This is a predicted structure of a 75-nucleotide RNA (transfer RNA) from Nitrososphaera sp. Rfam family: tRNA. About the family: Transfer RNA (tRNA) molecules are approximately 80 nucleotides in length. The family's RNA type in Rfam is transfer RNA. Its mean pLDDT, the model's own confidence on a scale to 100, is 85. It was read from a public genome assembly.
[in-house]
């Protein structure tokens, strides 16, 4: 330098193909119930510039373009 895949909550990840009403789950954290107490379990809650910018559209995590970062392969 080229090709492919990926970037979504503290962490892991679904959704992207085929645009549509408040972005889902697990885990972690907080609160409550339970316990002598802790853990487990159960119930509830907080937490997201969806990597950045631009474009298309009534509407973009999703489509298009550019850039940044990570991984693998080729040179």
């Nucleotide at each position: 330098g080229g090709a492919u895949g990926g970037g979504u909550a503290g962490u892991c990840u679904a959704g992207c193909c085929u645009g549509g009403u408040u972005a889902g789950g697990a885990u972690a954290c907080c609160u409550g119930u339970c316990u002598c107490a802790c853990a487990c379990a159960c119930a509830g809650g907080u937490g997201g510039u969806c990597g950045a910018g631009a474009g298309u559209u009534c509407g973009a995590a999703u489509c298009u373009c550019u850039c940044c970062c990570c991984a693998u392969c080729c040179a």